Predicted 3D model of RNase P RNA and transfer RNA as a complex of 469 nucleotides. It holds a member of the Rfam family "Bacterial RNase P class A". Rfam classes the family as a ribozyme. Model confidence (mean pLDDT): 76 of 100.
RNA sequence: GAGCCGGCCAGGUAGUCGCUGGUUGUGUGCGGCAACGUACACGGCGAGAGGAAAGUCCGGGCUCCACAGGACAGGGUGCCAGGUAAUGCCUGGGGGGUGCAAACCUACGGAAAGUGCCGCAGAAAGCAAACCGCCUAAGGCACGCGUGCCUCGUGCAUGCGCGCACGGCAAGGGUGAAAGGGUGCGGUAAGAGCGCACCGCGCCCGUGGUAACACGGGUGGCAGGGUAAACCCCACUCGGAGCAAGGCCAAAUAGGAAUCCAGCAGGUGUGGUCCGCACCGGAUUCGGGUAGGCCGCUUGAGGUGUUUGGCGACGAACAUCCUAGAUGAAUGACUACCCGCAUGUGCUGGCGACAGCCAUUGCGACAGAACCCGGCUUAUCGGCUGGCUCGUU
RNA sequence: GGGCCGUUAGCUCAAUUGGCAGAGCAAGGGACUCUUAAUCCCUAGGUUGGAGGUUCGAUUCCUCCACGGCUCACCA
Numbered sequence: 001g002a003g004c005c006g007g008c009c010a011g012g013u014a015g016u017c018g019c020u021g022g023u024u025g026u027g028u029g030c031g032g033c034a035a036c037g038u039a040c041a042c043g044g045c046g047a048g049a050g051g052a053a054a055g056u057c058c059g060g061g062c063u064c065c066a067c068a069g070g071a072c073a074g075g076g077u078g079c080c081a082g083g084u085a086a087u088g089c090c091u092g093g094g095g096g097g098u099g100c101a102a103a104c105c106u107a108c109g110g111a112a113a114g115u116g117c118c119g120c121a122g123a124a125a126g127c128a129a130a131c132c133g134c135c136u137a138a139g140g141c142a143c144g145c146g147u148g149c150c151u152c153g154u155g156c157a158u159g160c161g162c163g164c165a166c167g168g169c170a171a172g173g174g175u176g177a178a179a180g181g182g183u184g185c186g187g188u189a190a191g192a193g194c195g196c197a198c199c200g201c202g203c204c205c206g207u208g209g210u211a212a213c214a215c216g217g218g219u220g221g222c223a224g225g226g227u228a229a230a231c232c233c234c235a236c237u238c239g240g241a242g243c244a245a246g247g248c249c250a251a252a253u254a255g256g257a258a259u260c261c262a263g264c265a266g267g268u269g270u271g272g273u274c275c276g277c278a279c280c281g282g283a284u285u286c287g288g289g290u291a292g293g294c295c296g297c298u299u300g301a302g303g304u305g306u307u308u309g310g311c312g313a314c315g316a317a318c319a320u321c322c323u324a325g326a327u328g329a330a331u332g333a334c335u336a337c338c339c340g341c342a343u344g345u346g347c348u349g350g351c352g353a354c355a356g357c358c359a360u361u362g363c364g365a366c367a368g369a370a371c372c373c374g375g376c377u378u379a380u381c382g383g384c385u386g387g388c389u390c391g392u393u
Numbered sequence: 394g395g396g397c398c399g400u401u402a403g404c405u406c407a408a409u410u411g412g413c414a415g416a417g418c419a420a421g422g423g424a425c426u427c428u429u430a431a432u433c434c435c436u437a438g439g440u441u442g443g444a445g446g447u448u449c450g451a452u453u454c455c456u457c458c459a460c461g462g463c464u465c466a467c468c469a
Stems, first nucleotide, its partner, number of pairs: 001390009011338007019048002022045010050366001054377002057375005062242004069275004074238005079093005094108001095106004109233002114231002116227003131173002133169003136165001139166001140164002143161007150153001181199006200222001201220008246295004256286006266280004302321008339364004343359002346357004394468002396463005403418004412449001420436005442458005
């Protein structure tokens, strides 16, 4: 100088005026013999947003529906081990990938159960195929020459030559995202795992490891392209809804009218469906009514510190602390000083980058509880701090 | 507060086993007409809301965002 991985803070202090709820005191009203309770007013004391309170993407607690039961359907997750209340989260490890490195990324089971799809291009896209190309060794066919035979012919047999590509090949070209291991040598008519060496791959065995897997040895010439964030298969897992859950009090309704259906099988209970369970006639329309208060509500898988087990996530023991509970919804406004950033024709130092001082104005990130926790993701000015890597000297 | 949907041309909407993104209206040009309208023909217009991933290939499948909508007719 360049870079990587963490941890922390989230403007501060003082004054004045407010807001929310708690506690305490005084006064007044009401109830009560009293103790006291309750409502209002005033005063004192101490408290009052976050790392994400957000998105609502996962997982739990809690509440109601049956104590969440059986079957089917459907959803989710997907290398291994561990942590945890639980998880799709976290930790450690393995495989793969990126980077010189510190480090980072990784939906990473099965394509040999089955089905589907692979447009265009291309010969061929899935029981492979042959467009250009390569080959003439053997066979086939045509032609020429020679020899032999006879029934003397456009005959048969055979040898040689030449040609075709009937045939052989899949090396090379071409198409494509993808064309049935790769490189080299041998081999061949030309070729080819056809043979061999190395690499890759499958299977078996051994060793190490809890395991994923790694390493070593043997063996097979290589079968079976891709796609599962396509259906699917396998393993594990998930009942539904949500604090506007749910409960209590007051008031009101709970009642009425009309039509239709059903009468022992149906309906309702926001269950995906069926069984089961509980309750009960049901549906629609007209007409009528409430939308107030209290509980749930904040002490909790809680925070902090020390010791301790574990590589770590995390766990254990002891001590200590109480830290918002609003409901048209508080947590604010103003003043002064300081802090940080920006600005400046300012001053000082310096060759310079720049540093220090001063002044004025402006700004102070993202954002804000709403039942509560654990995660993930996203937004975020500036600053402090720990560890590590590479390069140069 | 909780819950649930949607986003494709200027507007309203299509697009299925993932395979060249289309229709109607509107816009521009032309024809017809004395002229306009109507009618007929032609044309242009798209980062499929944004970013990333899976795949040879994404409007479509997956993830994360942005914006909008649904409240006596989604929940008291």